[in-house]
A computed fold for a 390-nucleotide RNA from a Pseudomonadota bacterium, annotated as Bacterial RNase P class A.
């Protein structure tokens, strides 16, 4: 200067004017109104996906079994599926990025298509003809003279051997190389791989150019079933607590009541009715829980780092149809559009100016710490890879 990579950070500002919600204060009057003074969304307030605080019920000590999660190894954390640094595999030239990364030798179960053969391997093409059958051919022997037999030496390659080669597939049962052999093949060797013991480094994962054994068994696939180890008691601020109308239920007590309706033929009985008083639940409403809290900033020290510790210093939303806004101005960031410049033969980047245009993603609802998603546009550090000067 081009192209990356990655850690932070901002999230248009100012001002005038009308509004909105909450605090303090004050003043009408009354629970509503004025004045004034300060406060007022976010990196994700969002998905509600983990993780705890806090509330209520249960269990109130423990094991086990259900089901659900989580799964290299160390740290941090209040706690985590989360975060650091690390190990192992993959990718990338490289900074750097991604992996649910325990067991496949406890069992069971699945694997389309293609392909001879898919897990107690397989012989479709090729290759081989040693041995052995079998056909067939030349040839020697035998005596029963034949379509007999017994032998030799060839040919086929049907049986048969063979996993090196070729095909087929995502995968075909270690890989080169010599040697072997009829052709082959860890059959045998050497090296390279591999698996298991040891030993060395490391807290561990884990790694080794260390030694030694084994010709190599034991292929995939557990976000299939299942093993193994570790973790979870439910419900949730609509949790929960107080306070409580009109109106209707309930429960008691007293009064009507020498009453009225019902049952009856009558009377006694019995059941239904009126009011007033207190008690208790309880909806509509209302207060609480409601924001000082694993809280923000500096500053030093410890740590590779995630965090940690002292010690200064701030206080910073609490709405409930749900406020935190609208409009004017100026400025500003981006990207278009013209215009002068650079500035020349001729353009482009750049610089200046002028017009209109745009500022994303999105909106608290107990409260924390994470995840994931969504975002227009800039800053800002640390890194790589490529060119060109020096």
């Nucleotide at each position: 200067c081009g192209a990356g990579u990655u850690g932070g950070c901002c999230a248009g500002a100012c001002a005038g004017u009308c509004g909105c919600u909450g605090g303090u204060g004050g003043g009408a009057u009354u629970a509503u109104c004025c004045c004034a003074c300060g406060a007022g969304a976010g990196g994700a307030a969002a998905g509600u996906c983990c993780g705890g605080g806090c509330u209520c019920c249960a269990u109130a000590g423990g094991a086990c079994u259900a089901a659900g999660g989580u799964g290299c190894c160390a740290g941090g954390u209040a706690a985590c599926g989360c975060c650091u640094g690390g190990g192992g595999g993959g990718c990338g030239u490289g900074a750097g990025c991604c992996c649910a990364c325990g067991g496949a030798a406890a069992g069971u179960g699945c694997a389309g298509c293609a392909g001879a053969g898919a897990g107690u391997a397989g012989a479709c093409c090729g290759c081989c003809a040693a041995a052995g059958g079998c056909g067939u051919g030349u040839u020697g022997g035998c005596c029963u003279c034949g379509a007999g037999u017994c032998g030799a030496c060839g040919c086929g390659u049907c049986c048969g051997g063979u996993a090196a080669g070729g095909g087929u597939g995502a995968a075909a049962g270690g890989g080169u190389g010599c040697g072997g052999u009829a052709a082959g093949a860890g059959c045998g060797c050497a090296c390279c791989g591999c698996a298991c013991g040891c030993g060395u480094g490391g807290u561990a994962a884990c790694a080794c150019u260390g030694c030694g054994u084994g010709g190599c068994u034991a292929g995939g696939u557990a976000a299939a079933c299942c093993c193994c180890a570790c973790c979870u008691g439910g419900a949730g601020c609509a949790a929960g607590g107080c306070c409580a109308a009109a109106u209707a239920g309930g429960a008691a007590u007293c009064c009507u009541a020498u009453c009225g309706c019902g049952u009856g033929g009558u009377c006694c009985g019995c059941g239904c009715g009126g009011g007033a008083u207190u008690c208790g639940g309880g909806u509509g409403g209302g207060c609480u829980g409601c924001u000082g809290g694993a809280g923000g900033u500096g500053u030093u020290c410890g740590g590779u780092g995630a965090c940690g510790a002292a010690c200064a210093u701030c206080c910073u939303a609490g709405a409930u149809g749900a406020a935190u806004g609208g409009c004017u101005g100026u400025c500003u960031g981006c990207g278009g559009u013209g215009a002068a410049u650079u500035a020349u033969c001729a353009a482009a980047c750049g610089u200046u100016c002028a017009c209109g245009g745009u500022g994303a993603c999105a909106g608290a609802a107990c409260c924390c710490g994470g995840c994931u998603u969504a975002u227009c546009g800039g800053c800002c550090g640390a890194c790589u890879c490529a060119g060109c000067u020096u």
Of the family's consensus pairs, 93% are formed in the model. It matches the Rfam family "Bacterial RNase P class A". Rfam classes the family as a ribozyme. Gene Ontology terms of the family: ribonuclease P activity, dimeric ribonuclease P complex and tRNA processing.